[in-house]
Context: one part of a larger RNA
Molecule: small-subunit ribosomal RNA, central domain
Organism: metagenome
Parts: sequence; structure tokens; C1' cells
RNA sequence: CUGGGCGUAAAGGGUGUGUAGGUGGCUUUGCAAGUCAGAGGUGAAAGCCCAGAGCUUAACUCUGGAAAUGCCUUUGAAACUGCAUAGCUUGAGGGCAGGAGAGGGAAGCGGAAUUCCCGGUGGAGCGGUGAAAUGCGUAGAUAUCGGGAGGAACACCGGAGGCGAAGGCGGCUUCCUGGACUGUCCCUGACACUGAAACACGAAAGCUAGGGGAGCAAACGGGAUUAGAUACCCCGGUAGUCCUAGCUGUAAACGAUGGGCACUAGGUGUCUUCUGAUUAUUCAGAGGGUGCCGAAGCUAACGCAUUAAGUGCCCCGCCUGGGGAGUACGACCGCAAGGUUGAAACUC
Repeated sequence: CUGGGCGUAAAGGGUGUGUAGGUGGCUUUGCAAGUCAGAGGUGAAAGCCCAGAGCUUAACUCUGGAAAUGCCUUUGAAACUGCAUAGCUUGAGGGCAGGAGAGGGAAGCGGAAUUCCCGGUGGAGCGGUGAAAUGCGUAGAUAUCGGGAGGAACACCGGAGGCGAAGGCGGCUUCCUGGACUGUCCCUGACACUGAAACACGAAAGCUAGGGGAGCAAACGGGAUUAGAUACCCCGGUAGUCCUAGCUGUAAACGAUGGGCACUAGGUGUCUUCUGAUUAUUCAGAGGGUGCCGAAGCUAACGCAUUAAGUGCCCCGCCUGGGGAGUACGACCGCAAGGUUGAAACUC
């Protein structure tokens, strides 16, 4: 390499949009590039293989055959692929009518709580722990009542519930806006699937500039614990956490399971839509989502099982013993931190 694989053994790209490419529904007619059949040419000799012959045999040599799975020319075939042509509606998209949703962006508003400030009451403790101490407090704390400031997060509802491509999204209202789904079966007529590059999005931490800063809290200081304690516990506390604009581009970015289509027993929850009953709350059927349990089948086992890890087809990504190493070097990207790509010697 062929091959065999990728939930947990090495292996699914973090996610999407999409270029080239690869692949592609039903029917008609044509062409004949692929494909198939016939004929001809060529495919040197030697060698290999088969049959026979010659040296006493063998090695060796000679004769004949076979083979040379290929290429070219030519004559045909037209099922399949392809190309062209004319159509079709079931794939795909659109129209119309609906309802669901923490989907995204912007602005405004609300209450609870923490902290701080002002005032009242009050008068010795509070706080914290396994126990303490550091800490706060007669300059009046903690507690309690009234008033004010400010920032961040939104209890209950809340659900194995919903939405989103993923990351992720949760108080309320308004504006702008994306997607999915259902009903109708009106329109287009294969317009599709995947997708190397490319582009966009991408938690947290981190970075740049400017704001903001209540609580929490790396670093740091102190108190304990301990043999020590650069920790776990306690008292403080700065970056940061928040906002705006930009950068970074990673993760156990996980379902550790790429996307699409088709097919293959069921049972039972839940969300949502439609239809039919029933009526005042449900029941039945159908569609879409999301869970659990399970047949066949699959699997090394665990387990998966119409949301497949079953049975098939198409396209992409990736793996090929452990360490060295996601390192070095180079290249590209980044302000930096670093990221992406990614070896070898050596060693077991």
C1' cells in the first nucleotide's frame, strides 16, 4: 500500500455556510464516451508454466505449445452509467393559514437579597470554628426601625420541560430579527446530498483601550492546623468576574457516537400541532421533537436497539504499538500568552 477500523481499546474535525470535486428520483427518444460481443494487428527473444527430445542422469540445452490478464484498429449491441432531448411529481424549494419556544440583537422597567452611607432605638459584645485565634466593637459594633446610594444576579413558576448548528440561552415590557413545526396540497419541476480549500460563529480563562466595581475572589497579607503546611479551615484582599469596542480560537467544545437518505417488533412517559369524539377534562388517531424499557440484529464485553452502536448506499474527517511528543525545526496566525500544521534520533 491493500486491508481493517473510529461510544469506552489508536481514531468523528468544536459547530455551521458553502466553492471545486465526488454522488444523485421517475418516464420518452437519440448518440455511443464508459460497458459488452466478434474480427484483425501488436504484445521481441530468452525466462516462468505444460508436453516432448539431446548429452549415462541431473543441472544445462533444444523443439513445440500455452501464456503475455495490455494497447491499437474495425464491425456490431444499447440493458446500465454518461451526454443530449422532451416530459413527470414522490426528493427539494416556494405560496397561503396557523400555533409553540430561556433562539438572537437593542432599549426601558421591577422586586427580593448582599454591601456601604445618613438618622432613630439600644448598650457589650459581635463574628468565626472541630476547637480557636487573627478580625470588628464604648470614637457605640452586632441586633432592630426609617431614609438613601450602587453594582451584579433574577427565588417561586422550573420540569429526565423548551429553543438553538454548536458554544450556549431563564425577572417583566416594547421594537428589530433567525430557524423549526403543523394544516392546505395552490406554485416551481431534480433546482438534491456531501463538502478538500475558503469564510463565519465559537464556554471559561487570558490580552488591548475606555468605563464600572455590590457580592465573590486567583495572587498576596494575617490567624489556625501540622513534624513541616508555600494547602485543606478562618479573617482580610488585588487582578478578574460586569459594560463598550477589538483580539485570542482553545476545552472531558462529550452522546467521548460526522452529515444525508431508505429499510427493520413493540411498550410506556413528556412537549407541541392537527383531526375526530366527548364535553368541562379527558380519550382515540395522525405529524414533529425529547426520555425510559425492550424483539430481531449487532457488540470483545459493557451495552446500542425506528433519536441504532441493526441492514444498506453516498460524501467528508480521522486511526495504524508505548515513550520521546502534541515536543523540536520550518511555515502561517497572534499585541502577548500562545494557537494551527507537525517530525526524527534514541528507547521498550